[in-house]
Molecule: c-di-GMP-I riboswitch aptamer
Organism: marine sediment metagenome
RNA sequence: GAUAAGGCCAAACUCCGAGUAAUCGGGGGACGGAAAGCCGCGGGUCCCGCAUGGCGGGAUAGCUGGGUUGCCGAA
Numbered sequence: 001g002a003u004a005a006g007g008c009c010a011a012a013c014u015c016c017g018a019g020u021a022a023u024c025g026g027g028g029g030a031c032g033g034a035a036a037g038c039c040g041c042g043g044g045u046c047c048c049g050c051a052u053g054g055c056g057g058g059a060u061a062g063c064u065g066g067g068u069u070g071c072c073g074a075a
Base pairs, nucleotide, nucleotide: 001072008033009032013028014027015026016025017024018023031062037068038067039066041065042064043063044060045059046058047057048056049055050054
């Protein structure tokens, strides 16, 4: 981060499965994405529990900030 090249990922929805749930995994499917690769460290949001003015556990990396690794190479 472009009027390039080779590619990559995969929203909603749907089928199967897991979970109390948020949500996640696999198949189909593409809304989109220059890290929509990876990391729950900060914030946010969501779920569950409790002794409920708060605390604990979980989820979300395609909410955001940050960390870290990678492909190409015009200005």